Overview: Predicted 3D model of an 85-nucleotide RNA (transfer RNA) from a Candidatus Omnitrophota bacterium. Its Rfam family is "tRNA". Rfam describes the family as follows. Transfer RNA (tRNA) molecules are approximately 80 nucleotides in length. The sequence was found in a public genome assembly. The source organism's lineage runs through Bacteria, Pseudomonadati and Candidatus Omnitrophota.
RNA sequence: GGAGAGAUGCCGGAGCGGUUGAACGGGGCGCUCUCGAAAAGCGUUGUGCCUUCGGGUACCGUGAGUUCGAAUCUCACUCUCUCCG
Numbered sequence: 001g002g003a004g005a006g007a008u009g010c011c012g013g014a015g016c017g018g019u020u021g022a023a024c025g026g027g028g029c030g031c032u033c034u035c036g037a038a039a040a041g042c043g044u045u046g047u048g049c050c051u052u053c054g055g056g057u058a059c060c061g062u063g064a065g066u067u068c069g070a071a072u073c074u075c076a077c078u079c080u081c082u083c084c085g
Base pairs, nucleotide, nucleotide: 001084002083003082004081005080006079007078010026011025012024018068027045028044029043030042031041032040046059047058048057049056050055061077062076063075064074065073
């Protein structure tokens, strides 16, 4: 220099146009159980902004584009891994 794969919540990881801010697992927190713990069970768990506090809205590496609609398709860039020279 060229080619391919990848970047999603605290961590792993699915989702490949619409009901998915996001399944599932782990972790955290609260509760139940127990004499107490462990295990088990139940609930809950991203951030910013707005809010009449009920909620609303934006964000899937970054920035643009296509589309009625984008985490998903296209382009550029950043970073990681692999291969070729």